[in-house]
RNA sequence: CGCUAAACUACCUAGAGUGGCGAACGGGUGAGUAACACGUAGAUAAUCUACCUUUGGAUGGGGGAUAGUCCAUGGAAACAUGGAGUAAUACCGCAUGAGGCAUAACUGUUAUGGUUAUGUGAAAAGUGCCCUUAAAGCACUGUCUGGAGAUGAGUCUGCGGUUCAUUAGCUAGUUGGUAAGGUAAAGGCUUACCAAGGCAACGAUGGAUAGCCGGCCUGAGAGGGUGAACGGCCACACUGGGACUGAGACACGGCCCAGACUCCUACGGGAGGCAGCAGCUAAGAAUCUUCCGCAAUGGGCGAAAGCCUGACGGAGCGACGCCGCGUGAAUGAUGAAGGCCGAAAGGUUGUAAAGUUCUUUUCUUAGUGAAGAAUAAAUUAAUCAGGAAAUGGGAUAAAGAUGACAUUAGCUAAGGAAUAAGCCCCGGCCAAUUACGUGCCAGCAGCCGCGGUAAUACGUAAGGGGCAAGCGUUGUUCGGAAUUAUUGGGCGUAAAGGGCGCGCAGGCGGUUUUAUAAGCUUGGUGUAAAAGGUUUUGGCUUAACCAAGAUUUAGCACUAAGAACUGUAAGACUAGAGUUUAAGAUGGGGAGCUGGAAUUCCUGGUGUAGGGGUGAAAUCUGUAGAUAUCAGGAAGAACACCGGUGGCGAAGGCGAGCUUCUAGCUAUAAACUGACGCUGAGGCGCGAAAGCGUGGGGAGCGAACAGGAUUAGAUACCCUGGUAGUCCACGCUGUAAACGAUGUGCACUAGGUGUAGGGAUUUAAUAACCUCUGUGCCGAAGCUAACGCAUUAAGUGCACCGCCUGGGGAGUAUGCUCGCAAGGGUGAAACUCAAAGGAAUUGACGGGGGCCCGCACAAGCGGUGGAGCAUGUGGUUUAAUUCGAUAUACGCGAGGAACCUUACCAGGGUUUGAUAUGUGCAUGGAGGCUUAAGAGAUUAGGCUGACUCUUUUAGAGACGUGUACACAGGUGCUGCAUGGUUGUCGUCAGCUCGUGUCGUGAGAUGUUGGGUUAAGUCCCGCAACGAGCGCAACCCCUGCUGUCUGUUACUAUCAGGCUAUUAGUGCUGAGGACUCAGACGGUACUGCCGGUAACGAACCGGAGGAAGGUGGGGACGACGUCAAAUCAUCAUGGCCCUUAUGUCCUGGGCUACACACGUGCUACAAUGGCCAGUACAAAGUGUUGCGAUACGGCGACGUUGAGCUAAUCGCAAAAAGUUGGUCACAGUUCGGAUUGGAGUCUGAAACCCGACUCCAUGAAGCUGGAAUCGCUAGUAAUCGUGCAUCAGAAUGGCACGGUGAAUACGUUCCCGGGCCUUGUACACACCGCCCGUCACACCACCCGAGUUGGGGGUACCCGAAGUCGCUAGUCUAACUCUUUAAGAAGACGGCGCCGAAGGUAUGUCUAGUAAGGGGGGUGAAGUCGUAACAAGGUA
Repeated sequence: CGCUAAACUACCUAGAGUGGCGAACGGGUGAGUAACACGUAGAUAAUCUACCUUUGGAUGGGGGAUAGUCCAUGGAAACAUGGAGUAAUACCGCAUGAGGCAUAACUGUUAUGGUUAUGUGAAAAGUGCCCUUAAAGCACUGUCUGGAGAUGAGUCUGCGGUUCAUUAGCUAGUUGGUAAGGUAAAGGCUUACCAAGGCAACGAUGGAUAGCCGGCCUGAGAGGGUGAACGGCCACACUGGGACUGAGACACGGCCCAGACUCCUACGGGAGGCAGCAGCUAAGAAUCUUCCGCAAUGGGCGAAAGCCUGACGGAGCGACGCCGCGUGAAUGAUGAAGGCCGAAAGGUUGUAAAGUUCUUUUCUUAGUGAAGAAUAAAUUAAUCAGGAAAUGGGAUAAAGAUGACAUUAGCUAAGGAAUAAGCCCCGGCCAAUUACGUGCCAGCAGCCGCGGUAAUACGUAAGGGGCAAGCGUUGUUCGGAAUUAUUGGGCGUAAAGGGCGCGCAGGCGGUUUUAUAAGCUUGGUGUAAAAGGUUUUGGCUUAACCAAGAUUUAGCACUAAGAACUGUAAGACUAGAGUUUAAGAUGGGGAGCUGGAAUUCCUGGUGUAGGGGUGAAAUCUGUAGAUAUCAGGAAGAACACCGGUGGCGAAGGCGAGCUUCUAGCUAUAAACUGACGCUGAGGCGCGAAAGCGUGGGGAGCGAACAGGAUUAGAUACCCUGGUAGUCCACGCUGUAAACGAUGUGCACUAGGUGUAGGGAUUUAAUAACCUCUGUGCCGAAGCUAACGCAUUAAGUGCACCGCCUGGGGAGUAUGCUCGCAAGGGUGAAACUCAAAGGAAUUGACGGGGGCCCGCACAAGCGGUGGAGCAUGUGGUUUAAUUCGAUAUACGCGAGGAACCUUACCAGGGUUUGAUAUGUGCAUGGAGGCUUAAGAGAUUAGGCUGACUCUUUUAGAGACGUGUACACAGGUGCUGCAUGGUUGUCGUCAGCUCGUGUCGUGAGAUGUUGGGUUAAGUCCCGCAACGAGCGCAACCCCUGCUGUCUGUUACUAUCAGGCUAUUAGUGCUGAGGACUCAGACGGUACUGCCGGUAACGAACCGGAGGAAGGUGGGGACGACGUCAAAUCAUCAUGGCCCUUAUGUCCUGGGCUACACACGUGCUACAAUGGCCAGUACAAAGUGUUGCGAUACGGCGACGUUGAGCUAAUCGCAAAAAGUUGGUCACAGUUCGGAUUGGAGUCUGAAACCCGACUCCAUGAAGCUGGAAUCGCUAGUAAUCGUGCAUCAGAAUGGCACGGUGAAUACGUUCCCGGGCCUUGUACACACCGCCCGUCACACCACCCGAGUUGGGGGUACCCGAAGUCGCUAGUCUAACUCUUUAAGAAGACGGCGCCGAAGGUAUGUCUAGUAAGGGGGGUGAAGUCGUAACAAGGUA
């Protein structure tokens, strides 16, 4: 000299400590709390308040410690302990002391005041300026002590806001007093003593639930719901207890203790508290970022800079809400394509798209870019107070750092339609429809309800409607809901009047005067926080959002005034109410006495065989003498006639007469009291019948019970008996359809007419009139859903009470309570349904009623049911016995199944087809005759034959065949998708409409009523007047008759012919008379007479007439009913089949056969059978036909073929009848089935499976059980005839004539129908509806031996922490002091009271679970009966 460490000093920074202030604010949550917790208005003269403001005073002088620090020790840790030593605005004495406080005295007022004396009682300094420093001074910040204010807090009080009475009694410091303690403060707040109070139906106590409010949602409002976000208050901070500190806490991020839980541990011991912000886990349908910043606002500390602040400001996530914007605009028709619908035409999606032109919000990229920032420190300027002055202090001006959001908002440029639409619904409510699929399945659904083959309701598509960055669902609240009704409901029958009275509390209350001012009215003042709401403006591009102003004001408190009304006080009144006297009616009540009729029983007499009972019987009773009858006696119960919608009573209820006790009622008159009244929760009393207890009584009746009947059964209805009971006394029960289903009282509001009691007037009067109180009927206004009520209100009002709020569960369970019991009172919920209910309407129905009709019954005649056969059906069978029809089918579809028909079965074929239309292509013929194979269909050939036109090697057209495609075809399904047609009620007399009127309406009226008719036929009446479809008539046939016409019909007169003989024959001329045929007319209308009825309609009788009262017959069938019948007559939607469910062919079947039924034929015989003779119709039909005549055949029929296309010819003989004969009552000379044989006819073909003929055979059957059918006059019965279908095949069907009766008193009954009325719980309409047990399944509930939790209570035990009190065992710096000690005081320790958690015992509330038991609800077609609805078959 350089470098460097430590130490030391100064400064800065970080950490720790002492001290001060804050940490009691801010932030979170709603567990607890039904309370002065909250809200509102007050009180505090009963209180406190740090920091802040203002205004006084003071800040003197001392002392002893202790952290940090250092040194040690223990412990795993948390942490703890010892020693040394230090500071303060930390701590402690002393001094001073206004005021305060305490005590005493004096004094004053009554609110706790004032004065005096004594005692008590405080502090802390720091920084800056001047200055060299110190002192002093000044300034600022502190500290102490007063006064006042502000702010905040404590305490007290009035009023207000949940629910349960199935919580009715609670309370022992409880209520009050005295004294003391305690607190900031009044006070049982605490203690001792004294007294026995306090609360409660205006809801105490207890249980349940709940933070309260401003507000928010909803509503026209009143209300109802709610208490997120924002704001005020309260409470809480793991659960429970406790104090400390502090101005303030009994303290979210402090302490102590106990408990539960989690974590650490070296096992000794320790730690913790997200209901702060984020975040994690769990639960759950569900709820965000472990973000940025203190830039703003605010808070704490600080002199300030500043520090802290998950308060806060922002960002992130979430369509969670509100608001705004966009996803493009214009143009664009051939209305593109595609989709969907449609028979097609076409429609629709739809200017929608594409295309063209344009714009750029938004978006992307790039750039630019506010406001939110005010001011602080520091600086400058001027200024103010005070001061000697200055640093300093106050206020002002200039300037002045700071941005989390933020790549902000906004703006500019470029690009490019570029980045951006969904959800729900479409049956009604409720805006918007079609197709397909599905087929009571799948599914939908808010309610009603959709879906079982045509789903606008399910699913999909297309289209449409609604809303839109959302839409729909779910949940919740209010509304609609006058459905809890204050505004603003009801109670006769729908839910709802207490069974009735008396009456405490309560509610309400007549006239008048005065006072008062509680209610009431008006004004003023205070409060009613802000936010919110309303409104006027303003700020973000608008809005949402935000801001300013105005307004809203109930309530509460204070105050001034008023006095009508209510209240209160005092006084008065008489109209309400009541008392007394005089009169009246009464089954009102209690007790006692008395009476006659009847019944039963007993005794006796007469008397003899039944009596009794029922729908009919029997049980029962009687020859041991009943029933019947006479006499006497006994017993109990009830009181005929009077007797009456008459009387009385509060209701229940009260009925022989008399006596007695007693209550109420009514009118009139007079006097008196003077509002004394009305209602009435609780309470008290009365309260039918049945029932219960004790004791009597017991004739009749008569639950239970027994027997007899009835019945499928009959634990019933009917009968014979019969116990309890019914009766009396005393007690209980306390309910009824205890009903007028109508609470009590008062007032008002047209009448009429009965009846009971009373009064007044008048009269000759029993009469008349007026009036009061009861009790009935009818009615106006009004009311009512209607029915109905209507001065006895269900009308109009007032007062008070009770009760209701969908049906069922249920008047049940449970709790409480009453009762001897039976039971009564009070009285839920779960669950379940979408109705339950009232009144009235139209129908239908009734073992309801009235009137009427019909071969409906009755009176008759003849049948069916028995036999045989025919035919149809069922059943069975079958390969198939095709299908349909089933009161209204069954000789029906079918008016005719051997093949065909034919649809069925078996087998064999065929596939554009057996048949139609169209197109393309190919081909050439068509048509006729014929051969072979085959069961045939069919297949393979042969012969013959050769269309029209033209532009003529060819083409075209018609036609045939083949092929391909569209399509044909279906007796396949659905008659419950349909048309058409038909049956039945029923040829019954009904069914409706317009206008009007009535009714809220459905609806009614008309159409009902009185008559009458076959008839809704007609007449009369009538709020109806008219009309339509039906009835009748018009149409056809028939009966009488006229005119015209006159062949094939007819033949009287005239003439002729023929036969044969004195008659016949339309044969001929002729005729137009007759018959007949046909056309057009007439006739019959109750027109006439008499009677009845009402003078009408009409009916009865009569005349005339062919016919007489619609002359006889037919056709004709209203509105509708039966989802009646028919998809197989036909037509037709949809579905199904398409080498088959189509079509062709052969054979079979529809004809089967134990049986059952329907409809017929023939019979059973003599009113008949058989034989012989003989007479008289009508209506039809015939040329693919009828077929004469003649001949053959016993006959069916054959051969022949005249005539006839029909008033001409034929079918064709009519038969019963009549005449004669025979049969003689028999299974026959009845009856004809069945069977054998032989034939005829039709037909390709008679085996299955035809009809007929002849011969033979000769069954059942001798008049038909129960039951049942037809018919009222030319009808029944009986006798034949014809026709359709048809090759043939009727005992059936349709039609025709011949002969030709009986009976109808009448409407009680059976059946069906019509009209009126009545009941109804039916309306799919009585074949309806519907009840209960049992069985099965599911659901919720009740009881339940027990068992497991939770809450709170009482008594006792233990007793932490801790406050308070006691205590001198231990320790001790400040003070005193007589000084090495003592005292004062304190700490620790100990003890005591209280005391959380815990424990024991006990009873209680509540929840879970439970063997088993119980009823309830619901459920598909289960079982048994049939209780209810009609007279429901016993009201």
Small-subunit ribosomal RNA from a metagenome, 1435 nucleotides, folded computationally. Its mean pLDDT, the model's own confidence on a scale to 100, is 83. The RNAcentral record of the sequence draws on SILVA.